[in-house]
Context: one part of a larger RNA
Molecule: small-subunit ribosomal RNA, central domain
Organism: metagenome
RNA sequence: GUUGCCAUUAAAUGUGCGUAGGAGGGGAAGUAAACCCGGGGUGAAAUCCUUUUUAGGAAGUGCUCCGGGGACUGUUUCCCUUGGGAACGGGAGAGGCAAGCGAUAUUCCCGGCCGAGCGGUGAAAUGCUUUGACUCCGGGAGGAGCACCGAUGGCGAAGGCAGCUUGCCAGAACGUGUCCGACUCUGAGGCACGAAAGAGUGGGGAGAGAAACGGAUUAGAUACCCGUGUAUUCCACUCUGUAAACGAUGUCGGCUAUGUGUUGGCCGGGCCACGAGCCCGUCCAGUGCAGAAGGGAAACCAUUAAGCCGACCCGGGGGGAAGUACGGUCGCAAGGCUGAAACUU
Numbered sequence: 001g002u003u004g005c006c007a008u009u010a011a012a013u014g015u016g017c018g019u020a021g022g023a024g025g026g027g028a029a030g031u032a033a034a035c036c037c038g039g040g041g042u043g044a045a046a047u048c049c050u051u052u053u054u055a056g057g058a059a060g061u062g063c064u065c066c067g068g069g070g071a072c073u074g075u076u077u078c079c080c081u082u083g084g085g086a087a088c089g090g091g092a093g094a095g096g097c098a099a100g101c102g103a104u105a106u107u108c109c110c111g112g113c114c115g116a117g118c119g120g121u122g123a124a125a126u127g128c129u130u131u132g133a134c135u136c137c138g139g140g141a142g143g144a145g146c147a148c149c150g151a152u153g154g155c156g157a158a159g160g161c162a163g164c165u166u167g168c169c170a171g172a173a174c175g176u177g178u179c180c181g182a183c184u185c186u187g188a189g190g191c192a193c194g195a196a197a198g199a200g201u202g203g204g205g206a207g208a209g210a211a212a213c214g215g216a217u218u219a220g221a222u223a224c225c226c227g228u229g230u231a232u233u234c235c236a237c238u239c240u241g242u243a244a245a246c247g248a249u250g251u252c253g254g255c256u257a258u259g260u261g262u263u264g265g266c267c268g269g270g271c272c273a274c275g276a277g278c279c280c281g282u283c284c285a286g287u288g289c290a291g292a293a294g295g296g297a298a299a300c301c302a303u304u305a306a307g308c309c310g311a312c313c314c315g316g317g318g319g320g321a322a323g324u325a326c327g328g329u330c331g332c333a334a335g336g337c338u339g340a341a342a343c344u345u
Base pairs, nucleotide, nucleotide: 005315008298014193015192016191017190021186022185023184025080026079027078028077029076030075031074033073035069036068037067038066039065040064041063042062047058048057049056050055083183084180085179086178087176088175089174095169096168097167098166099165100164101163102146107141108140109139110138111137112136117128118127154161155160198239199238200237201236202235203234207233208232212228213227214226215225250312251311252310253309254308255307258290259289260288261287262286263285264284265283267281268280269279270278271277294301295300318345319344320343327338328337329336330335
């Protein structure tokens, strides 16, 4: 490079924004870079033809010049509205950030009642308790998380997001078809975001709880069970940059039977205790299930494709050695990114 691949077999970057690059909607006119046609020049020898032979002719990728063509690509100008964007309208949402507030439960402290146990387990023991535990009542402190609603539900690019109120910020859907007029798609590098754990400084610390200690179990028990319990878990600022970061399925666009739930929106109809109400139906957008054609090795996927096409990008090439070594680079470190070979099978 080619063929053929990337849900489950090796392989979709965790996610987005976006530079270069690649690709690019409809109509008209011009141009002729590219393209096509014809011709000229040049095009060593070897090759082929001729046999008038120290020769003559032919072919010849390519290079170059001239003339012509105008469908397609490019390019220039003008126009269009379907792609894309904007505006306006009434709605939906655990979308983000900040501040404030609340109820419950655990724990601790104070006061009161009581008086011998409590706790824990398969059974126990360690542990707590007459300096009054446990239980019950009243009061207080503090931290973390928000039962029911709650969903097969919603929002977000992903990670992720859930008590209530307020402020600020962002996105999407629907409707109108008012404006712009191809302004688009993808995206090597790059930049940003990125669960948990971990790191730095300062705070906070109720419960849970790596490590550690003790009690059991056991042949042993560096475990599973029990009692304690530090880091951590929480907050602010900063770093780390990884996950089965999963739909194990890149992004965007077009096309290809249906049926049935559900969320949001518009419209139409019915009901009405007229409420932002209830029910039914078409359409649009999301989210599930079942299934046709088709696909698939199969299980399965099937308008949310893994079907049929187009554009661009990441990646794989038997298993192991190995995501290791070395080098580079990033990081405070832990380590991340990049990433072999010998050898072996």